[in-house]
RNA sequence: AUCUCGAAAAGGCAAACCCGUGAAAGCGGGGGUGUAAAGCCAUGGGUCUAAGGCCAGAGUAGGGCUAUGAUUGCCGGGCUGCCGAA
Numbered sequence: 001a002u003c004u005c006g007a008a009a010a011g012g013c014a015a016a017c018c019c020g021u022g023a024a025a026g027c028g029g030g031g032g033u034g035u036a037a038a039g040c041c042a043u044g045g046g047u048c049u050a051a052g053g054c055c056a057g058a059g060u061a062g063g064g065c066u067a068u069g070a071u072u073g074c075c076g077g078g079c080u081g082c083c084g085a086a
Stems, first nucleotide, its partner, number of pairs: 005084002012035002017030005039079003043076003046071003052066004
């Protein structure tokens, strides 16, 4: 110095839950279950939601389909990256 490695210490991120926000999924703040890429990119697949639109419906009820909305803490891919015992 490196690793399909992970002891210690420092720092980082942040599940449930609560509050706010949003049509919802989510997101933000608090919080801390966890986490070596739980850093960045919605690029491939998956998953979630369905306001609007479309379908059927007697109907303004209820239902079905749909992402332009989300999710990288679901899995790939790309780019970058902290510490250093065995």